[in-house]
RNA sequence: UUCUUAUCCAGAGAGAUUGAGGGAUCAGGCCCUAUGACAUCUCGGCAACGGAUUCUAUAUCGUUAGAACACUGUGCCAAUUCCUGCAAAUACAACAUGUAUUUGAAAGAUAAGAA
Numbered sequence: 001u002u003c004u005u006a007u008c009c010a011g012a013g014a015g016a017u018u019g020a021g022g023g024a025u026c027a028g029g030c031c032c033u034a035u036g037a038c039a040u041c042u043c044g045g046c047a048a049c050g051g052a053u054u055c056u057a058u059a060u061c062g063u064u065a066g067a068a069c070a071c072u073g074u075g076c077c078a079a080u081u082c083c084u085g086c087a088a089a090u091a092c093a094a095c096a097u098g099u100a101u102u103u104g105a106a107a108g109a110u111a112a113g114a115a
Base pairs, nucleotide, nucleotide: 001115002114003113004112005111006110007109008108013043014042015041016040017039021032022031023030026085027084028083029082044077045076046075048074049073050072051071053068054067055066056065057064081107086104087103088102089101090100091099092098
């Protein structure tokens, strides 16, 4: 980097440095931001997937499932992945298509495995 699987409406603060943009890309919105955003570092925290440990049940000599834990590997700490854009269904309005809701897809993020 590519592929596969799972999850994505919850949760989580301060200080220092820097100095103008940022919220994945593009577009339309909407928001954050000199009362310093973004980024980096330090401390702190959250808790998803792996590993470890413990308990319960079942297997039978260590398999599977559930729960606990923050000890570890990453991850995360504005807003549903901030919302929408592609498709389908339903409803309303109405003759042109629009608006809203729901579901799915696409894309993205994270983890584990494989190449």